[in-house]
Context: one part of a larger RNA
RNA sequence: GGAUGAACGCUGGCGGCGUGGAUAAGGCAUGCAAGUCGAAAGGGUUUAGGCCCUUGGCAAACGGGUUCGGAUAACAUAGGAAUCUACCCUGAAGUCGUGGAUAAUCUGGAGAAAUCCAGGAUAAUACACGAUAUGUUCUACGGAAUAAAGAUUUAUCGCUUCAGGAGGAGCCUGUGUCCUAUCAGCUUGUUGGUGAGGUAACGGCUCACCAAGGCUAUGACGGGUAGGGGGUAUGAGAGUAUGGCCCCCAACAUUGGAACUGAGACACUGUCCAAACACCUACGGGUGGCUGCAGUCGAGAAUAUUCCACAAUGGACGAAAGUCUGAUGGAGCGACGCCGCGUGCGGGAAGAAGGCCUUCGGGUUGUAAACCGCUUUUCUCUGGGAGCAAUUACGAUGAGAGUACCAGAGGAAUAAGAGGUUACUAACUCUGUGCCAGCAGUAGCGGUAAUACAGAGACCUCAAGCGUUAUCC
Numbered sequence: 001g002g003a004u005g006a007a008c009g010c011u012g013g014c015g016g017c018g019u020g021g022a023u024a025a026g027g028c029a030u031g032c033a034a035g036u037c038g039a040a041a042g043g044g045u046u047u048a049g050g051c052c053c054u055u056g057g058c059a060a061a062c063g064g065g066u067u068c069g070g071a072u073a074a075c076a077u078a079g080g081a082a083u084c085u086a087c088c089c090u091g092a093a094g095u096c097g098u099g100g101a102u103a104a105u106c107u108g109g110a111g112a113a114a115u116c117c118a119g120g121a122u123a124a125u126a127c128a129c130g131a132u133a134u135g136u137u138c139u140a141c142g143g144a145a146u147a148a149a150g151a152u153u154u155a156u157c158g159c160u161u162c163a164g165g166a167g168g169a170g171c172c173u174g175u176g177u178c179c180u181a182u183c184a185g186c187u188u189g190u191u192g193g194u195g196a197g198g199u200a201a202c203g204g205c206u207c208a209c210c211a212a213g214g215c216u217a218u219g220a221c222g223g224g225u226a227g228g229g230g231g232u233a234u235g236a237g238a239g240u241a242u243g244g245c246c247c248c249c250a251a252c253a254u255u256g257g258a259a260c261u262g263a264g265a266c267a268c269u270g271u272c273c274a275a276a277c278a279c280c281u282a283c284g285g286g287u288g289g290c291u292g293c294a295g296u297c298g299a300g301a302a303u304a305u306u307c308c309a310c311a312a313u314g315g316a317c318g319a320a321a322g323u324c325u326g327a328u329g330g331a332g333c334g335a336c337g338c339c340g341c342g343u344g345c346g347g348g349a350a351g352a353a354g355g356c357c358u359u360c361g362g363g364u365u366g367u368a369a370a371c372c373g374c375u376u377u378u379c380u381c382u383g384g385g386a387g388c389a390a391u392u393a394c395g396a397u398g399a400g401a402g403u404a405c406c407a408g409a410g411g412a413a414u415a416a417g418a419g420g421u422u423a424c425u426a427a428c429u430c431u432g433u434g435c436c437a438g439c440a441g442u443a444g445c446g447g448u449a450a451u452a453c454a455g456a457g458a459c460c461u462c463a464a465g466c467g468u469u470a471u472c473c
Base pairs, nucleotide, nucleotide: 001473002472003471004470006469007468008467009466010465013341014340015339016338017337018336019334020333026297027296028295030294031293032292035058036057037056040055041054042053043052044051045050065252066251067250075176076175077174078173079172080171083169084168085167088165089164090163091162092161093160094159095158096130097129098128099127106119107118108117109116110115135146136145137144138143150157151156152155178224179223180222185215186214187213190212191211192210193209194208195207196206197205227249228248229247230246231242232241233240234239254275255274256273257272258271277288278287279286280285305331307330308329309328313327314325315324316323317322344374345373346372347371354365355364356363357362379410380409381408382407383406384405388400417462418461419460420459421458422443423442424441428457429456430455431454432453438445439444
């Protein structure tokens, strides 16, 4: 000198674009953040439109948050083979027949509640059985096994099997990836083999048996620290430091463990168990999880609104209309940062007053002011007023917002400070103080003429900022 997710002090006019819990992955009141489908089905209710309960389907594994853990099962890059894939696209073939239940509802009962029990009735694209088998799987090549669901109204949407694709995911390998030797030896499923099990898939992944291997000063093992990358800061570069916002990947969801469902999870607002904490209770028993958006307490130098809207973009469901969406689009707060604009312009005295200095002559503040003329960026008021909106034929649809912007009127009006002035380092005098009070980044100032302390005037630098502190280059 540059930089910052900064903080603190003094000051503060406007706009645009960004950005804002870095500490306690501490605790959380309240509201919202994941639903949708009646063109799968049964029932209740209503004058109708419709609404509600339940079964069922799809979604809830996305989106959003955080950086705990993890030095390698992560990440980056380059390869690989033993795999899976809902929805979507392409192609081939099919969609025949039958059955038994069950929920809501009804009846009865238990409980403070959460919720639960018994009996009776019923439907389906829920469940099950049979047939068929282009294919697919297994095969001793003889054969064996294996599917489906209908709906609205006549054109579609579905359903089943197989093959291919796209996108996605799992797995393996090479290389790279911090400090520490005041950590030198580590390892028994450990290293390899055979067989079996298991997985979508390879594999000590797991197990039985056999062998005794495997790693290590090119740093094993141990300890500490840490999410990784694209990037960012600085630097001529080499490098050094760093990983906030945005994008990709990983990990986590009060703590620990486990599986279920499913194409996909070992699942933030699913389930079960244990623990801590908190709440309700009729003491028998229950309920909860903001590292979602706001908000609150706490700790802290320190970090925002319990806002508006689904109008746009995107997502889920739906044939669609549409519903949901704290994703997202916006507004609010903070000079936190960057950028831009303004706080007026011209004239105006051998130069007012006041201040300061003075050798008392004057000098300086200073064309500065007053005064005269002008302008209106900005400001206030009034009027008009977008684009963002469409691919839906007409018509309709904007949260932001009466915003941006445009026009008119008014009036210099509404708007300047901070730090410094011994040298480094641009900028000097007076008064007070008297090694005191104090200053200070370093050298150093101050003990009676202090350009270094304090005040005043003048001046210098930067400017809606200016300084200080912290950290990096």

Predicted 3D model of a 473-nucleotide part of an RNA (small-subunit ribosomal RNA, 5' domain) from Candidatus Moranbacteria bacterium UBA1302.
NCBI's taxonomy places the organism under Bacteria, Bacteria candidate phyla, Candidatus Moraniibacteriota.
Its Rfam family is "Bacterial small subunit ribosomal RNA".
The prediction has a mean pLDDT of 86.